Context: one part of a larger RNA
RNA sequence: UUGGGUUUAAAGGGUGCGUAGGCGGAUUAUUAAGUCAGUGGUAAAAGCGUGUGGCUCAACCAUACCAAAGCCAUUGAAACUGGUAGUCUUGAGUGCAAACGAGGUAAGCCGGAAUUGUGACGUGUAGCGGUGAAAUGCUUAGAUAUGUCACAGAACCCCGAUUGCGAAGGCAGCUUACCAGCAUGCAACUGACGCUGAGGCACGAAAGCGUGGGUAUCAAACAGGAUUAGAUACCCUGGUAGUCCACGCAGUAAACGAUGAAUACUAGCUGUUGGCGAUAUAAUGUCAGCGGUAAAGCGAAAGUGUUAAGUAUUCCACCUGGGGAGUACGCCGGCAACGGUGAAACUC
Numbered sequence: 001u002u003g004g005g006u007u008u009a010a011a012g013g014g015u016g017c018g019u020a021g022g023c024g025g026a027u028u029a030u031u032a033a034g035u036c037a038g039u040g041g042u043a044a045a046a047g048c049g050u051g052u053g054g055c056u057c058a059a060c061c062a063u064a065c066c067a068a069a070g071c072c073a074u075u076g077a078a079a080c081u082g083g084u085a086g087u088c089u090u091g092a093g094u095g096c097a098a099a100c101g102a103g104g105u106a107a108g109c110c111g112g113a114a115u116u117g118u119g120a121c122g123u124g125u126a127g128c129g130g131u132g133a134a135a136u137g138c139u140u141a142g143a144u145a146u147g148u149c150a151c152a153g154a155a156c157c158c159c160g161a162u163u164g165c166g167a168a169g170g171c172a173g174c175u176u177a178c179c180a181g182c183a184u185g186c187a188a189c190u191g192a193c194g195c196u197g198a199g200g201c202a203c204g205a206a207a208g209c210g211u212g213g214g215u216a217u218c219a220a221a222c223a224g225g226a227u228u229a230g231a232u233a234c235c236c237u238g239g240u241a242g243u244c245c246a247c248g249c250a251g252u253a254a255a256c257g258a259u260g261a262a263u264a265c266u267a268g269c270u271g272u273u274g275g276c277g278a279u280a281u282a283a284u285g286u287c288a289g290c291g292g293u294a295a296a297g298c299g300a301a302a303g304u305g306u307u308a309a310g311u312a313u314u315c316c317a318c319c320u321g322g323g324g325a326g327u328a329c330g331c332c333g334g335c336a337a338c339g340g341u342g343a344a345a346c347u348c
Stems, first nucleotide, its partner, number of pairs: 003320004007302002012316001014203004021196003025088007033081002035077008049065006091193001092190003095186003100181001103179006110173001111156001116152008127138002164171002208249006218242001222238004260315006268293009297304002321348003330341004
């Protein structure tokens, strides 16, 4: 390389949009690029194959013939693929109707409980706190406890759920404004407008970085107290970055369903969410989601099983023994941290 694979053995890109490219519904006519058939040319010699001959045989050599993909030209065929012209509605989209949701962005002297601190005013007296046990720590300058008021910051109890929404990351107090979306029903409109998607662009938890704010809680670093042989830890008392906001950067995660996207097909039963239908002259249905269990099948097994890891097709990404190593070097990106791309020697 071919082949075979990618839930867990190596392997699905973090996610979307989309360029080139690849692939693409039904039907009619036409064309003849692909395709198929015929003919002609070319396809050096040697070699291969067949026959015959020459070296005593053979290898070897000579000779005659055959074969031959491909390429070029030409004449045809028209099913399939492609091109062109038309038609269609099932794919896709638009419209209308009513509905759904923690979907997004922004704003709000918005709301109440709790936490901690500060301030004001009390009550009250010797301890509090913490632990396995202690100590550091706080406290007669009146702490801890308890009552009232005010301010600040952050997070939203119950509802709450195998619930819902979102492409993923993710999203939960309430209200308002704006933006976006899936599904359902109708079948009015367009008429294949589709699928995938190398590069590219955008989004992308937490931590981190820059500038300016904010700082209640918690808390890397750090300090102290313990524990211990030691204890740069686990436990305790403190505590700064950070955690929060605005703007910008960064671009990674066990970014997981460890399962790429799309389409079609292949028993059921059961729970639930949103529609439609029906609500008694009725119905046990249907579409889309989220779960459980299971037929066939698949699988090394665990398991999976109409939300496939089944049966098929299309397109992309990725893997090819372990270590060395996601390292070195180079290049690209970044303020930096670092990220992307990504070897080899050697060794088992």
Molecule: small-subunit ribosomal RNA, central domain
Organism: uncultured bacterium